This is a predicted structure of a 99-nucleotide RNA (Bacterial small signal recognition particle RNA) from an Ilumatobacteraceae bacterium. Its mean pLDDT, the model's own confidence on a scale to 100, is 75. Its Rfam family is "Bacterial small signal recognition particle RNA". It is annotated as a non-coding RNA gene. A reference for the family is Regalia et al. (2002), "Prediction of signal recognition particle RNA genes", Nucleic Acids Res. It was read from a public genome assembly, where an Rfam model found it. The organism belongs to Ilumatobacteraceae, within Bacteria.
[in-house]
């Protein structure tokens, strides 16, 4: 000088951490337009009983609060962790050829 490999750089994906979101978990939660039981009343019957049902209770729907783990999912130069690229730079090795 070629030629080839290794590393740093450099890109790109993984996968991790961080963070944001949903789910899920608890609680709370529709006075009237959810449901279930329906006390007093009420209503039909001669009764027996039956009908509709306020309150109050139960369970939730929507919402709203809430700690930790767990899925998903999104986003960050966070890591210099793996994987693979390939152009120039740098650093290094190994042949060949020339001086």
């Nucleotide at each position: 000088g070629g030629u080839u490999g290794g590393g740093a750089c450099c890109u790109g994906u993984g996968c991790a951490a961080c963070g944001g979101g949903u789910g899920c978990c608890c609680g709370u939660g529709a006075a009237c337009c959810a449901g279930g039981u329906c006390a007093g009343g009420g209503u039909c019957g001669g009764a027996a009983g039956a009908c509709a049902g306020c309150a109050g209770c139960c369970u939730u729907c929507a919402g709203c609060g809430g700690a930790a783990a767990c899925a998903c999912u999104c986003g960050u130069g966070u890591g210099c962790c793996g994987c693979a690229g390939u152009a120039a730079u740098c650093c290094u090795g190994g042949c060949c050829a020339u001086c």